[in-house]
The RNA shown here (Bacterial RNase P class A) has 372 nucleotides and comes from a Gammaproteobacteria bacterium. It was read from a public genome assembly, where an Rfam model found it. Rfam family: Bacterial RNase P class A. About the family: Ribonuclease P (RNase P) is a ubiquitous endoribonuclease, found in archaea, bacteria and eukarya as well as chloroplasts and mitochondria. Rfam links the family to the GO terms ribonuclease P activity, dimeric ribonuclease P complex and tRNA processing. The family's RNA type in Rfam is ribozyme. The coordinates come from a structure-prediction model, not an experiment, and the mean pLDDT is 77.

RNA sequence: GGAGUCGGCCAGGCAAUCGCUGCAACUCGCAAGAGUCGUGGAGGAAAGUCCGGGCUCCUUCGGACAGGGCGCCAGGUAACGCCUGGGGGGUGCAAACCCACGGAAAGUGCCACAGAAAAUAUACCGCCAGGUGACUCUUUUGAGUUGCCGGGUAAGGGUGAAAAGGUGCGGUAAGAGCGCACCGCGCGACUGGCAACAGUUCGCGGCACGGUAAACCCCGCCCGGAGCAAGACCAAAUAGGGGAGUGCGUGGACUUGUCCACACCGCCGGUCCCGAGCGGACUCCCGGGUAGGUUGCUUGAGGUGGUCGGCGACGGCCAUCCCAGAUGAAUGAUUGUCCCCGACAGAACCCGGCUUACGGCUGGCUCCGGCA
Numbered sequence: 001g002g003a004g005u006c007g008g009c010c011a012g013g014c015a016a017u018c019g020c021u022g023c024a025a026c027u028c029g030c031a032a033g034a035g036u037c038g039u040g041g042a043g044g045a046a047a048g049u050c051c052g053g054g055c056u057c058c059u060u061c062g063g064a065c066a067g068g069g070c071g072c073c074a075g076g077u078a079a080c081g082c083c084u085g086g087g088g089g090g091u092g093c094a095a096a097c098c099c100a101c102g103g104a105a106a107g108u109g110c111c112a113c114a115g116a117a118a119a120u121a122u123a124c125c126g127c128c129a130g131g132u133g134a135c136u137c138u139u140u141u142g143a144g145u146u147g148c149c150g151g152g153u154a155a156g157g158g159u160g161a162a163a164a165g166g167u168g169c170g171g172u173a174a175g176a177g178c179g180c181a182c183c184g185c186g187c188g189a190c191u192g193g194c195a196a197c198a199g200u201u202c203g204c205g206g207c208a209c210g211g212u213a214a215a216c217c218c219c220g221c222c223c224g225g226a227g228c229a230a231g232a233c234c235a236a237a238u239a240g241g242g243g244a245g246u247g248c249g250u251g252g253a254c255u256u257g258u259c260c261a262c263a264c265c266g267c268c269g270g271u272c273c274c275g276a277g278c279g280g281a282c283u284c285c286c287g288g289g290u291a292g293g294u295u296g297c298u299u300g301a302g303g304u305g306g307u308c309g310g311c312g313a314c315g316g317c318c319a320u321c322c323c324a325g326a327u328g329a330a331u332g333a334u335u336g337u338c339c340c341c342g343a344c345a346g347a348a349c350c351c352g353g354c355u356u357a358c359g360g361c362u363g364g365c366u367c368c369g370g371c372a
Base pairs, nucleotide, nucleotide: 001368002367003366004365005364006363007362008361009360010359012338013337014336015335016334017333018332020041021040022039023038025036026035027034028033043344047355048354050353051352052351053350054349055227056226057225058224059276060275062274063273064271065270067223068222069221070220071219072086073085074084075083076082087101088099089098090097091096102218103217107216108215109212110211111210124157125156126153127152128151130149131148132147133146134145135144136143137142165183166182167181168180169179170178184207185205186204187203188202189201190199191198192197231295232294233293234292241286242285243284244283245282246281249262250261251260252259253258254257264280265279266278267277302321303320304319305318306317307316308315309314339342
């Protein structure tokens, strides 16, 4: 100097004039409301609506089935599909980064094309040897070459992403874990670790016959529903409207009109399921009124500083601060000036994550090149 990778901070500043809005105080006003002054007023993603909750309401927040989510281990958290650390695997020279990471010995399915054959899967080219025919050599026995046929073989070659574990030695008619050594694999013991796992450890076994579950499936754990347009209150208005269909049964008690039990129907935001509980109705069509106001609404699993514990996520303690609450939707306009010249982009109940978009300043680490 270049390339890469992992973080931190900011998100135009200052001044003046006018304007908008929440809250508080004061003044005027019967009230509605108006004015003065003070103070506060969009984000790191407010975005996507993908997860998790707080909160509100709903008989069941009981069971079963269905459906959905997660999937190595240990922690963090209100919780999570998030985060932290570790293990294993992968990418990269490295710093670093990624992981849809339980099970293929429960079962089913799939692996195009090529190839003989793609999983209790093969014989295309080959190798061997038996029979037989021909030819050559040879005194004989026999040896060599070649054609055909039953047989053995999967070591060599070819195809492919992948072909019955790899290398070497022995053995064989030729071969093969056929045997042996080492490696790999499986099981067990021991050691370390909370564990996932690991091992220059030891023993046994020739060894289950590939891959794929982000295919179906099996296993383990988790899961009520709806949502601030939730919900609560006030005021006002209409039509206590019209039509159709289904159910309204049985038994007992006595106080003769009630009560109880069973049956039937309805009530659970998947189920014509089971249990409990409540109720006596339920379903469909037509038509009418309400579009107003208040609240929910911002003090929180809150921010900041210090300290202690922890590898870390994070937690404890102390101190300190209040930091948007609009409702056709508030922060805008003008002027001047400064320089790091300002990108992506606007809350609508709130919070914790993830993902996506993006400008500037700056720090650590890795690699390459050059100079001293």